Context: one part of a larger RNA
RNA sequence: UUGGGCCUAAAGCGUCCGUAGCCGUUCCAGUAAGUCCUUGGGUAAAUCCUGCUCCUUAAGAGUAGGAAUUCUGAGGAUACUGCUGGAAUAGGGGUCGAGAGAGGUCGGAGGUACUCCGGGGGUAGCGGUGAAAUGCUGUAAUCCUCGGGGGACCACCAGUGGCGAAGGCGUCCGACUAGAGCGAGCCCGACGGUGAGGGACGAAAGCCAGGGGAGCGAACGGGAUUAGAUACCCCGGUAGUCCUGGCUGUAAACGCUGCGGGCUAGGUGUUGCACGCUCUACGGGGGCGUGCAGUGCCGAAGAGAAGUUGAUAAGCCCGCCGCCUGGGAAGUAUUACCGCAAGGUAGAAACUU
Numbered sequence: 001u002u003g004g005g006c007c008u009a010a011a012g013c014g015u016c017c018g019u020a021g022c023c024g025u026u027c028c029a030g031u032a033a034g035u036c037c038u039u040g041g042g043u044a045a046a047u048c049c050u051g052c053u054c055c056u057u058a059a060g061a062g063u064a065g066g067a068a069u070u071c072u073g074a075g076g077a078u079a080c081u082g083c084u085g086g087a088a089u090a091g092g093g094g095u096c097g098a099g100a101g102a103g104g105u106c107g108g109a110g111g112u113a114c115u116c117c118g119g120g121g122g123u124a125g126c127g128g129u130g131a132a133a134u135g136c137u138g139u140a141a142u143c144c145u146c147g148g149g150g151g152a153c154c155a156c157c158a159g160u161g162g163c164g165a166a167g168g169c170g171u172c173c174g175a176c177u178a179g180a181g182c183g184a185g186c187c188c189g190a191c192g193g194u195g196a197g198g199g200a201c202g203a204a205a206g207c208c209a210g211g212g213g214a215g216c217g218a219a220c221g222g223g224a225u226u227a228g229a230u231a232c233c234c235c236g237g238u239a240g241u242c243c244u245g246g247c248u249g250u251a252a253a254c255g256c257u258g259c260g261g262g263c264u265a266g267g268u269g270u271u272g273c274a275c276g277c278u279c280u281a282c283g284g285g286g287g288c289g290u291g292c293a294g295u296g297c298c299g300a301a302g303a304g305a306a307g308u309u310g311a312u313a314a315g316c317c318c319g320c321c322g323c324c325u326g327g328g329a330a331g332u333a334u335u336a337c338c339g340c341a342a343g344g345u346a347g348a349a350a351c352u353u
Stems, first nucleotide, its partner, number of pairs: 003325004007307002012321001014201004021194003025088007033081002035077007048066007091191001092188003095184003103177007110154002114150008125136002162169002206247006215241002220236004258320006266298014302309002326353003335346004
């Protein structure tokens, strides 16, 4: 609960696609369903309004008229909405062109470090810390050097830089593939927006099967610290981290800000494209400016409880969806669906304050 809200007080679904529904550009013609007007009928009584009457008055009662509500018949109006037909191009889509990018999947190649193994050199320590010890080492370690194996990762470049719907994406090369921006203003001609259900994607951890396992490292063992130390520090170390196939479906999945559209001062960086001016050692070069698209900072008006926000709005409006309604109990119980499980999704109440 016909209300007011959702950056931080409760509240934007993690993200996208899309069904129904809701909403939808400009012009012309028709129609007249919605809508509006007139009129006939109907709209029980009580109730409500007005006049009069009756209880001394009042409440109340009676009587006459009316209103409100909704239905139906007929006639009319056509601005708006709908429907039908036609036309248009500013929304949307397509085509062509030159470019940008860690966008995705698969394959190949490389780099440093690390670790292990082997050869050589070399000898007593190494390692670790606040200080130590556990630990490693005379079966020769640490260290230097040569060779080989292995797995993971990708320094510098690197940038409030780029790309992606979000999660996320960073060595190089190739194949396949997706999207966006700019320019041309050529084609289609409202084909659009949102989106209950539904579907797809979805970090890390976790699960199943099979590989792999260098480093790191939950659990675990040991050494310290301490009153204790189930920790912080140290020495080890299993799952895991990696790959392939499948499952899970959650995060402070955050910009704590849903998506789309229009309108509303500026200033200054930066990325992509186009255009103009200018310099040029002419190169895919440098500088300045303009437009469009992105991404930051500052800021007027406005907004806001303030912090702040401010054309990337939290301003002014429109469309659609989701969500909130004191704290705790509780994201618990129950039930249903999903899952191998862990658990997830939907989700109370008593009681308490």
This is a predicted structure of a 353-nucleotide part of an RNA (small-subunit ribosomal RNA, central domain) from Candidatus Hydrothermarchaeum profundi. It matches the Rfam family "Archaeal small subunit ribosomal RNA". Its Rfam clan is "SSU clan". Gene Ontology terms of the family: structural constituent of ribosome and ribosome. The literature on the family includes a 2001 paper in Science by Yusupov et al., "Crystal structure of the ribosome at 5.5 A resolution". Model confidence (mean pLDDT): 87 of 100.